A computed fold for a 107-nucleotide RNA from Pelotomaculum terephthalicicum JT, annotated as c-di-GMP-I-GGC riboswitch aptamer. Lineage of the source: Bacteria > Bacillati > Eubacteriales > Desulfotomaculaceae > Pelotomaculum terephthalicicum. The model forms 95% of the base pairs in the Rfam consensus. Model confidence (mean pLDDT): 78 of 100.
RNA sequence: AACUGAAAAGGCAAACUUACCGAAAGGUAGGGGCGCAAAGCUACGGGUCUAAAACCGGUCCUUUGUCUCAGCAGAAGUGCCGGUCAAUGAUCGCCGGGCUGCAGCAA
Numbered sequence: 001a002a003c004u005g006a007a008a009a010g011g012c013a014a015a016c017u018u019a020c021c022g023a024a025a026g027g028u029a030g031g032g033g034c035g036c037a038a039a040g041c042u043a044c045g046g047g048u049c050u051a052a053a054a055c056c057g058g059u060c061c062u063u064u065g066u067c068u069c070a071g072c073a074g075a076a077g078u079g080c081c082g083g084u085c086a087a088u089g090a091u092c093g094c095c096g097g098g099c100u101g102c103a104g105c106a107a
Stems, first nucleotide, its partner, number of pairs: 003104002005105001011036002016031006034093001040099003044096003047091003054084006061077004065072001067071001
């Protein structure tokens, strides 16, 4: 160095839960403890999750405006609803890669 069946010292912390952040996935902190020898760091490749933005359609309102008796084509904007596609979002406790690291009786 590789390796990991045991021991020691410590370490991390799933589900669930409370608060906060986020559109969501999810995150941060406290409680908790299923597990973990990299369950330390890194979204680099693959996977998975979300569906914001974008686009299309409908609709309300506002503005503009050809024309008009009343009004109402067209255009623009905002909100809401539905749809399409979708990461630039998330996950390293899904797998792989990269960087770093504690212990070691046995093999």